[in-house]
Predicted 3D model of an 88-nucleotide RNA (c-di-GMP-I riboswitch aptamer) from Candidatus Jettenia ecosi. Its mean pLDDT, the model's own confidence on a scale to 100, is 87. Of the family's consensus pairs, 95% are formed in the model.

Parts: sequence; structure tokens; C1' cells
RNA sequence: AACCGAAAAGGGUAAACCAUUCGAAAGGAUAGGGCGCAAAGCCUCUGGUCUAAAUCUUUGUUGAAGAUGUGGUAGCAGUGCUGCCGCA
Repeated sequence: AACCGAAAAGGGUAAACCAUUCGAAAGGAUAGGGCGCAAAGCCUCUGGUCUAAAUCUUUGUUGAAGAUGUGGUAGCAGUGCUGCCGCA
């Protein structure tokens, strides 16, 4: 230094749920909470997946159906970047 990860130390983060709030929605933020996590730190580049306001198409009515990411998800994986500790 790389790999690796201990019923280790000191710390970190925070699922469901609940309150407020932003959003058309998915979902996000903040406070509580604590299921988990050794990258559950960061980035949508790739695949997956969720959503469909706007847009497009069809129908033909104050509407409905379908398509679509330009919106999310990094706690779904992969890639990239960075990082604490040190038993075996």
C1' cells in the first nucleotide's frame, strides 16, 4: 500500500411509522423514531425500478385510454470518485 472485516475501540448514518412542509405524482426536506448499514459517503454514466404534471397519439367529451423522463430512487445493482479503525 492492496485485499479483507473482529460479538474490537471511538464515532457515523438512519428503514418502517408519526408530525410539519414542498411536489401533479413518484418522492424530497426538517424534527421525532431506529429496521438495518463497513462505504447505507458523493455522482444518474449503464441497467433495473417507481411516477406521468407537461407533451404526443387515439377516442370524442368539460372527459377517457395509451405512449413518453425532461421527474425520482445512490437504503436496487454495476461503473467512477473519496474516506474512519486495524484482531485474524